[in-house]
C1' cells in the first nucleotide's frame, strides 16, 4: 500500500408545525405507531376446524455421511470425506450399481451375455494374401477389463514381482462418519437412481377468508291464535284390523272446477294473478358488527456451561395491531452523493394471526479476523 477470503453492523439524525391510526383519560392532552428483509409464500412449527378406536400395512409425497443443536425443519452448529483454490477459505441431491430393469446421443472395431479399424508376432504362400495368436501401443469417446516401471514372451498379457489403487479380513485410535497400520488375494470386472427402483426415517386434511359470539330490512322456513272458508280428487305420512294379498279410518301436499281482481275498444270468448288475511312468537342465512388480535418458543444486559449452535440463571423493557386497511405531509438546520456553480438526489422496499428458517432484492458507509503479494525499518 494492493489484491483477495471470512464474519457481523447501520440502513440519514435533530427539531417546530399540520395531520392519520391504537392505547389511556372526564377533558385539556398524554403516549405508541414498518423492515431487515414488513418480499416469495419455499420449509417446518403455534393457534383453529374437519377427520378418525389404536397399532399396522399399501400407495403417494418428502428427506438421505457421522454426531449434536431445537418445539420442529429440507434449517443451524462442529466434524468426515470428495472436488476446487498458491492461501484464507469455498463447493457437494454425500445411503444402495456384486437384488433387478432400462438408458449412454454422436464418433468408434466395441457402451458391457461383449469385441478387433490400424498395428504387432508365428506359420503357410500362387507374394496378391491366408490361418492363428495378442489387446502392450495407434486411433475414437465424456468414458474402454485397474495405474507406473522392472522382469517374461514369438509378439503380449497381473504371466511374475515392487509400488500405489482395489476387495476380504484384523488390529489400533475416534460415540459415529472415518483414518492409520497389518495380512490375505493377482482383481472381483464401465457409467448412470435430481431413471425406475431397493433400503431407512417422517408426513391424515384445510387454513384466520380457520374459528367463535351478536344480529337489521326484505323474502322465504315454522308454530300458535282470530277472523274467514263452496265443489270434486285425493300424494306423502299415521292408526287399526288382516286370510299378509289387503281393506277401513285419519290426513290433507297438489291438480281441476267454481268465485274474485285487473286485463284484451265490445262479448257468452281469451289471457295474469289470488283463492287466505291479520297478530305474537321461533329458528336460518345475508347486509353489518364483536371476538380471534397480539405479552411471545418475546426483546436487551450480566453471570454460568460448551469449541459452537445452544441451553440454564438473575435482572430489566413494553415493543404496530389497523380491516375499503394508519404509520404521512412540510419547515428549518446539519450528514452523504453528483455538479465549477446554481440546483439535483438519499438503495431495495409498505405489517394484515403469531413465531423459527431459507432464498431473493438492496444504494451508500462502517467494524473486526484472516490470506497472498509488496514497500520501509
Nucleotide at each position: 500500500c494492493c489484491a483477495g477470503a471470512g464474519a457481523g453492523u447501520c440502513g440519514g439524525a435533530u427539531g417546530g408545525c399540520c395531520g392519520c391510526a391504537g392505547g389511556c383519560g372526564a377533558a385539556a392532552g398524554c403516549u405508541u405507531g414498518a423492515g431487515g428483509a414488513a418480499a416469495g409464500u419455499c420449509c417446518g412449527g403455534g393457534c383453529u376446524c374437519c377427520a378418525c378406536g389404536g397399532a399396522a400395512a399399501c400407495a403417494c409425497g418428502g428427506u438421505g455421511c457421522c454426531g449434536g443443536a431445537u418445539a420442529a425443519c429440507g434449517u443451524c452448529c462442529g466434524g468426515c470425506g470428495c472436488g476446487g483454490g498458491c492461501g484464507a477459505c469455498c463447493g457437494c441431491a454425500g445411503g444402495g450399481a456384486a437384488a433387478g430393469u432400462g438408458c449412454c446421443a454422436c464418433a468408434g472395431a466395441a457402451a458391457a451375455u461383449a469385441u478387433a479399424c490400424c498395428g504387432c508376432c508365428u506359420u503357410c504362400u500362387c507374394c496378391g494374401g491366408a490361418a492363428g495368436g495378442c489387446a502392450a501401443g495407434g486411433g475414437u469417446g465424456a468414458a474402454a477389463a485397474g495405474g507406473u516401471g522392472c522382469g517374461g514372451u514369438a509378439a503380449g498379457a497381473g504371466c511374475g514381482c515392487a509400488c500405489c489403487g482395489c476387495a476380504g479380513u484384523c488390529u489400533u485410535g475416534g460415540u459415529a462418519a472415518c483414518a492409520a497400520g497389518g495380512u490375505u488375494g493377482g482383481c472381483a470386472g464401465g457409467g448412470u437412481a435430481a431413471a425406475c427402483c431397493c433400503c431407512a426415517c417422517c408426513g391424515g386434511g384445510a387454513g384466520c377468508a380457520a374459528g367463535g359470539c351478536c344480529a337489521a330490512a326484505u323474502a322465504g322456513g315454522g308454530a300458535a291464535g282470530a277472523u274467514a272458508c263452496g265443489c270434486c280428487u285425493g300424494a306423502a305420512g299415521g292408526a287399526a284390523a288382516u286370510u299378509c294379498g289387503u281393506u277401513u279410518c285419519c290426513g290433507g301436499g297438489g291438480g281441476g272446477c267454481a268465485a274474485g281482481a285487473c286485463u284484451g275498444u265490445u262479448u257468452u270468448c281469451g289471457g295474469u294473478c289470488u283463492c287466505a288475511u291479520c297478530u305474537u312468537c321461533c329458528g336460518g342465512g345475508u347486509c353489518g358488527g364483536c371476538u380471534g388480535c397480539u405479552a411471545g418458543a418475546g426483546g436487551u444486559g450480566c453471570g454460568c456451561g460448551g469449541c459452537a449452535a445452544c441451553g440454564c440463571g438473575c435482572a430489566u423493557c413494553g415493543c404496530a395491531g389497523a380491516u375499503g386497511a394508519a404509520u404521512g405531509g412540510u419547515c428549518a438546520u446539519c450528514c452523504c452523493c453528483c455538479g465549477c456553480a446554481a440546483g439535483g438526489g438519499g438503495a431495495c422496499a409498505g405489517a394484515a394471526c403469531c413465531c423459527g428458517g431459507c432464498u431473493u432484492a438492496c444504494a451508500g458507509a462502517c467494524u473486526c479476523u484472516c490470506u497472498g503479494g509488496u514497500u520501509u525499518u

Notes
Bacterial RNase P class A from a Pseudomonadota bacterium, 377 nucleotides, folded computationally. The source organism's lineage runs through Bacteria, Pseudomonadati and Pseudomonadota. The sequence was found by an Rfam model in a public genome assembly. Its Rfam family is "Bacterial RNase P class A". It is annotated as a ribozyme.